[in-house]
Context: one part of a larger RNA
C1' cells in the first nucleotide's frame, strides 16, 4: 500500500419528537376609518439589546364584575426597590390618556421635519385655519385601508385550428368605477300549444341533444321534467325607547385506589378495590377512569352587546299608467345563433306611431287562434367568497416534509429600482450545567475529581449510517 478484525475522528443520514404548518366540518362575524383608520417613525421599564405591550398618565391609570396568594411581561438568570387578604397580580366590561407621520386635512415638505395665522389664556398651554358635494344659514356628508365573492365601464395576447387572416382563447387575464354582508335578478307588454303553466335565483336531469361553425378547429341551448328555497308589493322593511326569554364577551361545582417487587423514577407487572349522563384530550421522572388539568352534567354576568319578543311613538307612503317612447332605415352589440330564411333583446346615427273599439309577442312573412299589458319603482329566502374569531376533525407534514418562514422570516443577504429571497428544531427527570485539584499562553483544550439512571447525556450535548481519514493487530507484498 492492500485485506481482515478491533477501536476511534469525521459527518449528519435514520429512528423517535413536536411548539408549527396543510385540509376541512360546524357556528360566530362579514368591516376599520375625520370621535384620525390600515400601517408606521420615535419613545417608554432600577436595564444595555431585541421582542411583546403601552403613549410624556408610557409593560401602564380610572370604576365595575370575576377569581385567587402571590406578584413587578419575554429572551434571562441575578441584584436593588417595591407591590399585596384594608384583595394586589390576572381575567372580563366600560372609560381616561393616546407624541409624530400616514386619507392626513393651516401652508410647505426629501413621510414621522420644517414654517404660519386666528380666538382665548398669558408661567405656558389650548382650541381653531384642508377640498369637493348638499344646505338660506346653521349644520351636514364624503375622501383613505380592507383576503376573496358582486355588478358595471373598457379589455388583450399567447394559445388552438397541427400555417393562418373568420373562429378559437374570452368577455378569460388586466384596468377602472362602486356596493354588500352578500350582491345581482325578480312578480310577465313570459313560456306553451289548443292543453295549460304562473316571479326571481341555484342544483340534477333534458344533452353534449336541438342548432350554430373558414359546417374547420371548436361553440353549445331551450321547452319541459326532478329538487333547494318560496312572498309579495307601491310599502314591504327600518329607527328610537318599552317587556319578556335566550346567546355572547370573564367564571363556578364537577365522581372514583391502595398495597407489593423491579427500578434512577411506577402511570408498566402482580394483588385487591372503586367511579362512570365523566374510558374526548393533555401533563405527571416508562404505558394513570380514580395524581394534576380537564372531560359529561349542572350553574353564572356589576357592565356591554346579537337575536326573538310585548307594547308605544316617530319617519316613509312615488306616480296616476310612463313618447321622441314602440316601431322602422343605415352601422354595430348582445342573444348557443359567425347575417344567415333570422325572430327576440341593445343602440351610434336619420326617422317615428296607436291610446284597451290600443298595444307586444307566439323564430322570416300574412291570416286565424291562444297569450300578455312595454316604455316608474321596491323586494326576504335558497346561491358566491373567507382576511378575521371560537370549537372540533384527519387512511395530511413530521424538520431536504409542512407555510418562503416550528428557531426574533418577508429576517439577514442580493438588487438603483421594481423584485428577489435563504440557512437554522432535540443535554437531562430535574441544572443537579461539572466546586476543588493538574497540565497549558493568567490561554484553547484536555486529564482527575464530583453530578447524573447514562458524561461515548458536556453544552460543537437524543440516536449517530455511509462516504472521507486514522489507531492497533493479523497475514501479503
Nucleotide at each position: 500500500c492492500g485485506u481482515a478484525c478491533a477501536c476511534g475522528g469525521u459527518g449528519g443520514a435514520u429512528g423517535c419528537c413536536u411548539u408549527g404548518g396543510c385540509a376541512g366540518u360546524c357556528a360566530g362575524a362579514g368591516g376599520c376609518g375625520a370621535u384620525g383608520a390600515a400601517g408606521g417613525a420615535c419613545g417608554u421599564u432600577a436595564u444595555a439589546g431585541c421582542a411583546u405591550g403601552c403613549g410624556a398618565u408610557a409593560a401602564g391609570c380610572u370604576a365595575c364584575g370575576g377569581u385567587u396568594a402571590g406578584c413587578c411581561u419575554g429572551c434571562a438568570a441575578a441584584u436593588u426597590g417595591g407591590c399585596a387578604u384594608u384583595g394586589a397580580c390576572c381575567c372580563g366590561u366600560a372609560g381616561a390618556u393616546u407624541u409624530c407621520c400616514g386619507a392626513a386635512u393651516g401652508g410647505g415638505g426629501a413621510a414621522a421635519c420644517c414654517c404660519a395665522c386666528c380666538a382665548c389664556u398669558u408661567u405656558u398651554g389650548u382650541g381653531g385655519u384642508a377640498u369637493u358635494c348638499c344646505g338660506a344659514a346653521a349644520g351636514g356628508a364624503a375622501g383613505g385601508c380592507g383576503a376573496a365573492c358582486g355588478c358595471a365601464g373598457g379589455g388583450a395576447a399567447c394559445u388552438g385550428a397541427a400555417a393562418c387572416a373568420u373562429c378559437u382563447a374570452a368577455g378569460u387575464a388586466c384596468c377602472u368605477g362602486u356596493a354588500g354582508g352578500a350582491a345581482a335578478a325578480g312578480a310577465a307588454a313570459u313560456c306553451a300549444a289548443c292543453c295549460g303553466a304562473g316571479a326571481u335565483u341555484c342544483c340534477c336531469c333534458c344533452a353534449g341533444u336541438a342548432g350554430c361553425g373558414g359546417c374547420g378547429a371548436g361553440c353549445g341551448a331551450a321547452c319541459g321534467g326532478g329538487g333547494a328555497g318560496c312572498a309579495g308589493c307601491c310599502g314591504a322593511a327600518u329607527c328610537u325607547u318599552u317587556u319578556a326569554g335566550u346567546g355572547u364577551u370573564a367564571g363556578u361545582g364537577g365522581a372514583a385506589u391502595g398495597g407489593u417487587a423491579u427500578g434512577g423514577a411506577a402511570a408498566g407487572g402482580c394483588c385487591a378495590g372503586c367511579g362512570a349522563u365523566a374510558c374526548c384530550g393533555g401533563g405527571u421522572g416508562a404505558u394513570a377512569g380514580c395524581c394534576c388539568c380537564g372531560u359529561a352534567c349542572a350553574c353564572g354576568a356589576a357592565a356591554a352587546u346579537g337575536c326573538u319578543u310585548u307594547a308605544a311613538g316617530g319617519a316613509c307612503a312615488u306616480a296616476u299608467u310612463a313618447a321622441g317612447u314602440a316601431g322602422g332605415g343605415c352601422g354595430g352589440g348582445a342573444c348557443a345563433c359567425g347575417u344567415g330564411a333570422a325572430a327576440u333583446c341593445c343602440u351610434g346615427u336619420c326617422u317615428g306611431a296607436a291610446g284597451a273599439u290600443g298595444g307586444g309577442g307566439g323564430g322570416a312573412c300574412c291570416a286565424u287562434c291562444c297569450u300578455c299589458c312595454a316604455a316608474g319603482g321596491c323586494u326576504a329566502a335558497a346561491u358566491a367568497c373567507u382576511a378575521c374569531u371560537g370549537a372540533c376533525u384527519g387512511a395530511c407534514c413530521g424538520a431536504u416534509a409542512g407555510u418562503g418562514a416550528a428557531c426574533c422570516a418577508g429576517u439577514a443577504c442580493c438588487g438603483u429600482g421594481a423584485g428577489g429571497g435563504a440557512a437554522a428544531g432535540g443535554c437531562g427527570a430535574a441544572a443537579a450545567g461539572a466546586a476543588c485539584c493538574c497540565u497549558g499562553g493568567u490561554g484553547a483544550a484536555g486529564g482527575g475529581a464530583g453530578u447524573g439512571a447514562a458524561a461515548u447525556a458536556g453544552a460543537a450535548c437524543c440516536u449517530g449510517a455511509a462516504a472521507c481519514c486514522g489507531u492497533g493487530u493479523a497475514c501479503g507484498u
This is a predicted structure of a 477-nucleotide part of an RNA (large-subunit ribosomal RNA, domain I) from Thiothrix fructosivorans. It matches the Rfam family "Bacterial large subunit ribosomal RNA". Taxonomically the source falls in Thiothrix (Bacteria, Pseudomonadota, Gammaproteobacteria, Thiotrichales). It was read from a public genome assembly.